[in-house]
RNA sequence: GAGCCCGUAGCUCAGCCGGUAGAGCACGUGACUUUUAAUCACGGGGUCCUGGGUUCGAAUCCCAGCGGGCUCA
Numbered sequence: 001g002a003g004c005c006c007g008u009a010g011c012u013c014a015g016c017c018g019g020u021a022g023a024g025c026a027c028g029u030g031a032c033u034u035u036u037a038a039u040c041a042c043g044g045g046g047u048c049c050u051g052g053g054u055u056c057g058a059a060u061c062c063c064a065g066c067g068g069g070c071u072c073a
Base pairs, nucleotide, nucleotide: 001072002071003070004069005068006067007066010025011024012023013022019056027043028042029041030040031039049065050064051063052062053061
């Protein structure tokens, strides 16, 4: 220098062919328990890496940039 893949909740990730953003774990509250843990119920938490474009509508499509990984030179 070139190519490919990835970037979504605190963490690990899902989200198909564009249509109101989810799971598990973690966290908070309650129940249960002598207490803790475990279990059960409920709840909070996200400008979907950044900027621009297309569109009635973008996490999703297009362009540029940034960060990470792999390969080639």
Molecule: transfer RNA
Organism: Xanthobacteraceae bacterium